[in-house]
RNA sequence: CACUCAUCAAGAGCGGUGGAGGGAAACGGCCCUGCGAAACCGCGGCAACCCCCAAGGCGUUGGGAAGGUGCCAAUUCCGGCAGAGUAAUCUCUGAGAGAUGAGCU
Numbered sequence: 001c002a003c004u005c006a007u008c009a010a011g012a013g014c015g016g017u018g019g020a021g022g023g024a025a026a027c028g029g030c031c032c033u034g035c036g037a038a039a040c041c042g043c044g045g046c047a048a049c050c051c052c053c054a055a056g057g058c059g060u061u062g063g064g065a066a067g068g069u070g071c072c073a074a075u076u077c078c079g080g081c082a083g084a085g086u087a088a089u090c091u092c093u094g095a096g097a098g099a100u101g102a103g104c105u
Stems, first nucleotide, its partner, number of pairs: 003103006013043005021032003027079003044072003048069003051064005076097001081094005
């Protein structure tokens, strides 16, 4: 990288370096950003999965945060593809793609 499965409407900061971008790709929106973006570092936090504890026949539920990853603006920020509902705008559902974890390789 590929494949399989699960989850993605909740949650989570401060400082230093840095100096203009960032919000997955490309597109359309809409936002964040010199009252300091990205990236990196320190400390802190959240709790998605693995993990630890308890209950249980299983599905699972509750708690934990020592360890492994992850995450800490906005629903995966929204949309575009399909379907349903609509007078219209729009709403809902699903797919696709993405992210994270576990497994596999």